The part of an RNA shown here (large-subunit ribosomal RNA, domain IV) has 353 nucleotides and comes from an Acidobacteriota bacterium. Its Rfam family is "Bacterial large subunit ribosomal RNA". Rfam links the family to the GO terms ribosome and structural constituent of ribosome. NCBI's taxonomy places the organism under Bacteria, Pseudomonadati, Acidobacteriota.
Context: one part of a larger RNA
RNA sequence: CCCUCGUUCAGGAACUCGGCAACCUAACCCCGUAACUUCGGAAGAAGGGGUGCUCCGUAACGUGUAGGGAUUUACUCCCGAAGCGUUGUGGAGUUGCAAUAAAGAGGCCCAAGCAACUGUUUACUAAAAACACAGGACUCUGCGAAGUCGAACACGACGUAUAGGGUCUGACGCCUGCCCGGUGCCGGAAGGUCAAAGGGAGAGGUUAGCCGCAAGGCGACGCUUCGAGCUCAAGCCCCGGUAAACGGCGGCCGUAACUAUAACGGUCCUAAGGUAGCGAAAUUCCUUGUCGGGUAAGUUCCGACCUGCACGAAUGGCGUAAUGAUUUGGGCGCUGUCUUAACGAGGGGCACU
Numbered sequence: 001c002c003c004u005c006g007u008u009c010a011g012g013a014a015c016u017c018g019g020c021a022a023c024c025u026a027a028c029c030c031c032g033u034a035a036c037u038u039c040g041g042a043a044g045a046a047g048g049g050g051u052g053c054u055c056c057g058u059a060a061c062g063u064g065u066a067g068g069g070a071u072u073u074a075c076u077c078c079c080g081a082a083g084c085g086u087u088g089u090g091g092a093g094u095u096g097c098a099a100u101a102a103a104g105a106g107g108c109c110c111a112a113g114c115a116a117c118u119g120u121u122u123a124c125u126a127a128a129a130a131c132a133c134a135g136g137a138c139u140c141u142g143c144g145a146a147g148u149c150g151a152a153c154a155c156g157a158c159g160u161a162u163a164g165g166g167u168c169u170g171a172c173g174c175c176u177g178c179c180c181g182g183u184g185c186c187g188g189a190a191g192g193u194c195a196a197a198g199g200g201a202g203a204g205g206u207u208a209g210c211c212g213c214a215a216g217g218c219g220a221c222g223c224u225u226c227g228a229g230c231u232c233a234a235g236c237c238c239c240g241g242u243a244a245a246c247g248g249c250g251g252c253c254g255u256a257a258c259u260a261u262a263a264c265g266g267u268c269c270u271a272a273g274g275u276a277g278c279g280a281a282a283u284u285c286c287u288u289g290u291c292g293g294g295u296a297a298g299u300u301c302c303g304a305c306c307u308g309c310a311c312g313a314a315u316g317g318c319g320u321a322a323u324g325a326u327u328u329g330g331g332c333g334c335u336g337u338c339u340u341a342a343c344g345a346g347g348g349g350c351a352c353u
């Protein structure tokens, strides 16, 4: 010097990103216990008191002697002074600094965010607000089900729509607004487009033959190469529906008898222009917004305001008791976290021997 511990005057979070760490608290019995609440809780809320040993009483219970009673006369049953035991309780006394005398054994409260909850998770830096969840909804599936694997078998399921698969949301309470123009999905079938195929009008090549003095021309059957109209599915175009499908949910100007503001009006655009609720928020850039509270002093926190850069309704909105090794702010208690360090113990390191 390091590690692990112990003690400490006065102060008591002044430490620090932050009470991190440590301390305080702690068992059992009694008293007592708020807001809120889903009436279960919250709650061991909080906050108090008691606890050893000796003696004297007292109550209940157990056992049960003497005794009493009963009968089915038995190694019977019932009651039961005494004695013994257990538990509780009243009083008196007594030791110590201290009595759950050692050890082991919740610190508590207030407010807010998030997630309802118990659970699950990054084996080896993340335990959470992430995942799951019961509940809600949409959608597919009529059974040889849909779906999964796939050659088949098989699973689904020895199930049958109160069932099974997929997707989203996530207890509960109050609710879940407007838009179907785009994309998706579902339905429709009149018209347009449209593949292979069918079909074969027609065209070309070849040449027996024919014409021609020749050059050359014409050219059937067959073979062969193309090939129009026409017929025709799904899809797409088209016509509807559908948002707890993917998603989206405006701008400018003017106006009231102070000013300010605009219930009101005009205009442009859109598929429709954000409803309820919430709001400087896990979302607010400007921003330490402004006001209030708490502090002597508060970029955090709480309550409001609304100017929402860029909340918003199952990508759920807003509340919410209980729960949480969750996050944030405050307080009481407590302390070597600190002012400010000291001493001691054990182990290690280094130096000397």
Base pairs, nucleotide, nucleotide: 001348002347003346004345005344006343007342008341010339011338014337019334027051028050029049030048031047036041038171052094053093054092055091056090057089058088059087060086061085062084063083067079068078069077070076071074095099107332108331109330110329111328112327113326114324115323119131120130135169136168137167138166139165140164141163147155148154172319173318174317175316177249178248179247182246183245184242185241186240187239188238191237192236193235197231198230202226203225204224205223206222209218210217211216250268251267252266253265254264277311278308289305290304291303292302293301